A computed fold for a 151-nucleotide RNA from Streptomyces albus, annotated as SAM riboswitch aptamer (S box leader). RNAcentral records the identical sequence in 2 taxa. Its mean pLDDT, the model's own confidence on a scale to 100, is 81.
[in-house]
């Protein structure tokens, strides 16, 4: 490089060097000598990975047995994890899920991935019909970016 999965309308910039480009490509539209790309320093955002903390993952009540259960009742649309130990109390581990923290591995810090291109739908408009055209909005896709995984 290529493959799979997830996410992409939130968030977060100062300084130094440098000196004309940059926003992936194309079209548009922007940013840029009040300083672009790039490099360095410091700061920040975020929570993908790793890590830490808390809650929940069928409940409650009564009786019985002495084991890991039984019976009855209540509540419930459905679903409502697994294991180890434990005199049914409860403890621990794993997994899932929700919340929180942010030391580490990445990433990111103009504009929704800046917008669009392809497909579908809706709306009003164009002298305007179910056709055509551009426009607006919505959904999907393509492409891209980032992370994680695997060979």
């Nucleotide at each position: 490089a290529g493959c799979u999965c997830a996410u992409c309308c939130a968030g977060a910039g100062g300084g130094g060097c440098a000196g004309a480009g940059g926003g992936a490509a194309c079209g548009g539209c922007c940013c840029g000598u009040u300083g672009a790309a790039g490099c360095c320093c410091c700061g920040g955002c975020a929570a993908c990975c790793a890590u830490c903390c808390c809650g929940c993952g069928a409940u409650c009540c009564g009786c019985g047995u002495g084991u890991a259960c039984g019976c009855g009742g209540a509540a419930u649309c459905u679903c409502c994890a697994g294991g180890c130990g434990a005199g049914a109390c409860c403890g621990c581990c794993u997994c899932g899920u929700g919340g929180g923290g942010a030391c580490g591995g990445u990433g990111c810090c103009a504009a929704u991935u800046c917008c669009g291109g392809c497909c579908c739908g809706u709306g009003a408009c164009g002298a305007g019909a179910u056709a055509c055209g551009g426009c607006a909005c919505g959904g999907g896709g393509a492409a891209g970016a980032u992370g994680a995984g695997g060979a």